[in-house]
Context: one part of a larger RNA
RNA sequence: GGCGUACGGUGGAUGCCCUGGCAUCAAGAGGCGACGAAGGGCGUGGCCAGCUGCGAUAAGCCUCGGGGAGCCGCUAGCAGGCUUUGAUCCGGGGAUGCCCGAAUGGGGUAACCCCUCAUGGCAAACCCAUGAGACCCUCCGCUGAAUCCAUAGGCGGAGAGGAGCGAACCCAGGGAAGUGAAACAUCUCAGUACCUGGAGGAAAAGAAAUCAACCGAGAUUCCCCUAGUAGUGGCGAGCGAACGGGGAUCAGCCUAAACCAAGACGGUGUAAGCCCUGAUGCGUUGCCGUCUCGGGGUUGCAGGGCUGGGUCGGUCCCGAGUCAGGUCGGGACGGAGAGUUACCAACCGAUUCCUUAGUCGAACGGUCCUGGAAAGGCCGACCAAAGCGGGUGAUAGUCCCGUAGACGAAAAGGACGAGGCUCUUUGGACCUGGUUCCUAAGUACCGCGAGGCACGAGAAACCUUGCGGGAAGCCGGGAGGACCACCUUCCAAGGCUAAAGACUACUUGAUGACCGAUAGUGCACCAGUACCGUGAGGGAAAGGUGAAAAGAACCCCGGUGAGGGGAGUGAAAUAGAACCUGAAACCGUAUGCCU
Repeated sequence: GGCGUACGGUGGAUGCCCUGGCAUCAAGAGGCGACGAAGGGCGUGGCCAGCUGCGAUAAGCCUCGGGGAGCCGCUAGCAGGCUUUGAUCCGGGGAUGCCCGAAUGGGGUAACCCCUCAUGGCAAACCCAUGAGACCCUCCGCUGAAUCCAUAGGCGGAGAGGAGCGAACCCAGGGAAGUGAAACAUCUCAGUACCUGGAGGAAAAGAAAUCAACCGAGAUUCCCCUAGUAGUGGCGAGCGAACGGGGAUCAGCCUAAACCAAGACGGUGUAAGCCCUGAUGCGUUGCCGUCUCGGGGUUGCAGGGCUGGGUCGGUCCCGAGUCAGGUCGGGACGGAGAGUUACCAACCGAUUCCUUAGUCGAACGGUCCUGGAAAGGCCGACCAAAGCGGGUGAUAGUCCCGUAGACGAAAAGGACGAGGCUCUUUGGACCUGGUUCCUAAGUACCGCGAGGCACGAGAAACCUUGCGGGAAGCCGGGAGGACCACCUUCCAAGGCUAAAGACUACUUGAUGACCGAUAGUGCACCAGUACCGUGAGGGAAAGGUGAAAAGAACCCCGGUGAGGGGAGUGAAAUAGAACCUGAAACCGUAUGCCU
C1' cells in the first nucleotide's frame, strides 16, 4: 500500500408520517366601488423586531344572540389585570375607520405639499374644529349672442347616475406569426394568440320572407347520431357540413301603418259645409296639412282598416250636440280574465323552508398476560337508525371529539309564495257581403370590390355591405344552390323574451386503484419571500426530539468559551435540540491475510 473484518466519522438516500397540494362531484354565491373599492403606506401592545388583528375609540368600542370557566393572538417570561353581576371565544347588526390609491379642491417624484369658501369657538383678517369645493351625463331654474322669435353659450340647484377593480365564461370591433404543406407564394396554423369596447350571473340566439319535397314539419339553445359521409381543396397539406332521426328544455309576445278622437301650429276663407231622421240652428264652424298623446292593429289556408246585413249580448248615472231619438264620450256597481322574467304595471306579505353561532345524542369491564404506556392477547358483557372518520403513551363500536337520528335564531339575508292588491276587458264575438285604404324604401334587387357561409370565383345560390344605379307594394313580394317555367312554401327591410347550455376568483360539504418533501402548487416552513435584473421580468432553498420538556439541577476539563466527560430525566440520549430511521460515495481507528 491493497483486499477483507470490526467499530466509528461524514453524508442525508430509504422507510414511516402529514395542519400542504392536485383532481372531481354537489350545493351556494356569482360581484366590490364616490356611503370612497381592490391593493397598499404608516401607525397601534406596559415590556413588542416580525406575522396576524385593528385604525388616533387602533390585538380593539357598542348592541343582540350562542356558550359556560377560564382568559389577556402566534409567544414563553416579567409586571399587571379581566371573569358566574357570565369574561375569553363563536355568530347577526352597528360605531370608529390616519394617509395613498378611480382619488375627485389645486399640485405632486403614491402614501407628501399648498389653497378657497361656509359654520362654530373667540375682539380678530391670525389660530383651532367641522363641512364643502374634480370631470362628464341627466333633470330643473335663472339668464342669454351673431339674429326678430329662438338656439348655442353662461350661472345656480338636484341626482346611492358614470368612472376604478375583479379568475374564467360571453358578445362585438380589430387581428398576427412560429408551424404544417417534409422547400414555398394560394392554402394551413386561425378568426387562434393578442389588443380594444361592452354586459351578465350567465351571455348570445330566438318565434320563419325557415326547412322540406309534391309527404310534411313548425322559435332559439345544447347533447347523441347522421359522418369523417356529401362536398371543398396548389383536388396537395388539409378543411368539413346539412337534411333527417333520437334526447334535454319548452312560451310566447309587443310596435310601425290604415282608421277614430283630443290638443297645438299652419293653410283655405263667408262658402264649398257642419254624422243620420224630422224640426231647426251654427258660424275663429267646417275642410286640408304637419306634430304630439290616447284608442285601434300585428298576419300568409293572408291579415287588418272602413262600410252593409244576420245571430247572440248586464244595470245605473253624468256629459257632448240640440228639440227628440239613434249616436259618441266619461264614471260607478256587477261580470269575465290575468298577473309582476317577455306578453301592461307598483307594492305589502302570512305560513313553511334554507343560510349565517349552536344543542342533545346509545353501549365495558377485568385484581389476568406482554409492555414505558393497552386501544394488543386472554376472559366475560353490552349498544347499534350510531362498526364514517379523527384523537387518546401500540391496533378502541361501548375513553374523548364525533357518527345515525332528533332539535335550535334575538338579528340579518334568501327561496317558495296563500292572500291582500293591481292590471286588462265590458261592446264585442261569430257568420256572410262590399270597398281596395294599410301592412316597415335609398330598402329588396342589379353592377363593381370584399367578407361570411364546410364551399379557395367555381355552374355559386344564400347572408353582410364600401361605391354606383334602383323597384313592386297584395292582380304584391322572398325562397326552394346559376337561370327559366310550373308547383310548393314563407312574408324582409322595427323590437322584447324564461328554461335546457358555458365558467369558477370565492364559500360549504363529499370523494379519490391522486402526490407524500428532488413528489404534490413556485410556496406543507413568515414565499411571489430571500436573491438576480435599470426595467419588463425571473425566482429559490428550507418539514419530523420525545407519549410528555420530563429540554439535562449539580460536579469536572476548558478562554467566566466552543466542545466534551460524569450525574440526572426518559422505554430509549448512538432520541440531546447540528435531535425519527440513518443507505452509498468519501475519511478514519484497530486487526487478519498478501506484498
Predicted 3D model of a 595-nucleotide part of an RNA (large-subunit ribosomal RNA, domain I) from a Nitrospiria bacterium.
Taxonomically the source falls in Nitrospiria (Bacteria, Pseudomonadati, Nitrospirota).
The RNAcentral record of the full RNA draws on ENA.
Its Rfam family is "Bacterial large subunit ribosomal RNA".
The coordinates come from a structure-prediction model, not an experiment, and the mean pLDDT is 82.